A computed fold for an 84-nucleotide RNA from a Candidatus Fibrimonadaceae bacterium, annotated as transfer RNA.
Its Rfam family is "tRNA". Rfam classes the family as a transfer RNA.
The coordinates come from a structure-prediction model, not an experiment, and the mean pLDDT is 81.
It was read from a public genome assembly.
RNA sequence: GCCGAAGUGGUGAAAUUGGUAGACGCGCUGGACUCAAAAUCCAGUAGAGGCAACUCUGUGGGGGUUCGAUUCCCCCCUUCGGCA
Numbered sequence: 001g002c003c004g005a006a007g008u009g010g011u012g013a014a015a016u017u018g019g020u021a022g023a024c025g026c027g028c029u030g031g032a033c034u035c036a037a038a039a040u041c042c043a044g045u046a047g048a049g050g051c052a053a054c055u056c057u058g059u060g061g062g063g064g065u066u067c068g069a070u071u072c073c074c075c076c077c078u079u080c081g082g083c084a
Stems, first nucleotide, its partner, number of pairs: 001083007010026003019067001027045006046057004060076005
């Protein structure tokens, strides 16, 4: 230099012929149980604003297509693999 793959909550990892983002697990928080703890069970858990109802933003960064983009197209960044 060329080709390919990957990047999603705190973390691992799903979701793609474009249509409610984050299922499921770990971790964390609260509760139950216990003399106390562990284990187990129940509930909650992206960020910001708001008393609340709700609103806005969010899939590595920027742009494009579209009524609508994690998904399609272009450029860039990072990591991994292959070729030279």